[in-house]
Context: one part of a larger RNA
Molecule: small-subunit ribosomal RNA, 5' domain
Organism: Pseudomonadales bacterium
RNA sequence: GAUUGAACGCUGGCGGCAGGCCUAACACAUGCAAGUCGAGCGGUAACAGGGGAGCUUGCUCCUGCUGACGAGCGGCGGACGGGUGAGUAACGCGUGGGAAUCUGCCCAUGGGUGGGGGAUAGCCCGGAGAAAUCCGGAUUAAUACCGCAUAAUACCUACGGGUCAAAGCGGGGGAUCAUUAGACCUCGCGCCGAUGGAUGAGCCCACGUCAGAUUAGCUGGUUGGUGAGGUAACGGCUCACCAAGGCGACGAUCUGUAGCUGGCCUGAGAGGGUGGUCAGCCACACUGGGACUGAGACACGGCCCAGACUCCUACGGGAGGCAGCAGUGGGGAAUAUUGGGCAAUGGGCGCAAGCCUGACCCAGCCAUGCCGCGUGUGUGAAGAAGGCUUUCGGGUUGUAAAGCACUUUAAGUUGUGAGGAAGGUUGAAUGGUUAAUAACCAUUUGAAUUGACGUUAGCAACAGAAUAAGCACCGGCUAAUUCCGUGCCAGCAGCCGCGGUAAUACGGAAGGUGCGAGCGUUAAUC
Numbered sequence: 001g002a003u004u005g006a007a008c009g010c011u012g013g014c015g016g017c018a019g020g021c022c023u024a025a026c027a028c029a030u031g032c033a034a035g036u037c038g039a040g041c042g043g044u045a046a047c048a049g050g051g052g053a054g055c056u057u058g059c060u061c062c063u064g065c066u067g068a069c070g071a072g073c074g075g076c077g078g079a080c081g082g083g084u085g086a087g088u089a090a091c092g093c094g095u096g097g098g099a100a101u102c103u104g105c106c107c108a109u110g111g112g113u114g115g116g117g118g119a120u121a122g123c124c125c126g127g128a129g130a131a132a133u134c135c136g137g138a139u140u141a142a143u144a145c146c147g148c149a150u151a152a153u154a155c156c157u158a159c160g161g162g163u164c165a166a167a168g169c170g171g172g173g174g175a176u177c178a179u180u181a182g183a184c185c186u187c188g189c190g191c192c193g194a195u196g197g198a199u200g201a202g203c204c205c206a207c208g209u210c211a212g213a214u215u216a217g218c219u220g221g222u223u224g225g226u227g228a229g230g231u232a233a234c235g236g237c238u239c240a241c242c243a244a245g246g247c248g249a250c251g252a253u254c255u256g257u258a259g260c261u262g263g264c265c266u267g268a269g270a271g272g273g274u275g276g277u278c279a280g281c282c283a284c285a286c287u288g289g290g291a292c293u294g295a296g297a298c299a300c301g302g303c304c305c306a307g308a309c310u311c312c313u314a315c316g317g318g319a320g321g322c323a324g325c326a327g328u329g330g331g332g333a334a335u336a337u338u339g340g341g342c343a344a345u346g347g348g349c350g351c352a353a354g355c356c357u358g359a360c361c362c363a364g365c366c367a368u369g370c371c372g373c374g375u376g377u378g379u380g381a382a383g384a385a386g387g388c389u390u391u392c393g394g395g396u397u398g399u400a401a402a403g404c405a406c407u408u409u410a411a412g413u414u415g416u417g418a419g420g421a422a423g424g425u426u427g428a429a430u431g432g433u434u435a436a437u438a439a440c441c442a443u444u445u446g447a448a449u450u451g452a453c454g455u456u457a458g459c460a461a462c463a464g465a466a467u468a469a470g471c472a473c474c475g476g477c478u479a480a481u482u483c484c485g486u487g488c489c490a491g492c493a494g495c496c497g498c499g500g501u502a503a504u505a506c507g508g509a510a511g512g513u514g515c516g517a518g519c520g521u522u523a524a525u526c
Base pairs, nucleotide, nucleotide: 001526002525003524004523006522007521008520009519010518013373014372015371016370017369018368019366020365021331026329027328028327030326031325032324035076036075037074040073041072043069044068047067048066049065050063051062052061053060054059055058083284084283085282092209093208094207095206096205097204098203101201102200106197107196108195109194111192112191113190114148116146117145124137125136126135127134128133154163155162156161168189169188170187171186172185173184176183177182210256211255212254217247218246219245222244223243224242225241226240227239228238229237259281260280261279262278263274264273265272266271286307287306288305289304290303309320310319311318312317337363339362340361341360345359346357347356348355349354376406377405378404379403386397387396388395389394410467412462413461414460415459416458420453423449425447426446427445428444429443430442431441432440470515471514472513473512474511475496476495477494481510482509483508484507485506491498492497
């Protein structure tokens, strides 16, 4: 000099953009953060509508008929998104390769979707318990579950053969059978098995990746083989047997420290330091262990066991996990609101409308940083008054002020007012599909609409210099000096050093210098 997730002192007008627990991976009150689908199912607890009954005329009851929908079965999603950096010196990360693998949803291709069965939640009845919850009986549905059939480009094969699947739902039609409506036709969404792709993930290898030798030897599934098991998959991954190997001064082992990277800071570069925000990867979710389900987890807001802690209890037994967003206590030099909205982007579910979304978009707080703007402009010598100083003549503050003439950015008031909106809904036309002028899909066109921010940005008008300057320093380094006070005292200080009676170095004042909504100090890095 540059820099910072900074803090502290003094000061503080506005805006834009960014950033904001670096400490206790300490403990957490409260609310919210993952649901959705009635176009899978049986249904009807609540709300609304329709119908019916009773009357006391505005209430009660009945009815799933309709919109919807609590609880339940079922499907998909809770493995993403969000947080943190404890652990980890490791194939964890980075770069580049590899072969023995899996991959829900998505895309493409070519096939199939036949016919049966038995249960079980819920509901009802009964029981236990303070509760959490649990037990028994009866009954019921499915895109839940299980056989049968069919079976290839799949799987197994001693190549003869053998094995494995599925589920329906909704819209429209009404010629024929039939007459509530179904068969049937058609469209859409699904379902099953197969091949290929895409995406994602698992695995292996080479090289790189901090310090200590006052850590020199380490290792028994250890190193390799054979066989078996196991896995989606290779493999001591596991096991039996056999062999005696494997690593190490090119630093094994041990100890300490640490998430890694793109990057960031500094520097002419080489290098040094660093890894907060954003992005990629990894690890973790009260501590330790375990598996279940699933395409995917050994699973932050799932389960089981153990432990510590907290809470409830009728003492028998139960409940919980903010390193999600806010917020609280604590720790600390120190770090924000228990805010608004799903309008946009993205995600989950759904045919869709839509619902959910503390992701996200916004707003609030903080000069924490960077950037921009303002705190007036011109004129004005009687060089006013006052202050300071003086050799008492003066000098300086100083065109500074006053005065005069102007301007109105920002702030203020009033009004106007984009863009962020794409879409979705609905009407019409055309085309596709179809038996069809239904329905559905696509395109075009019309209509009424969808904004948290928001009193938005911007623009216009109004009034008036009006509302807006400080901080540090002035001995040398280092830009900037005099007076007074003090008297090795009080004090200053980054280094050299100042202060013991004229201190340009302490304290005050006047003046000056530097930077400026900041300025200094401290800490840290180059």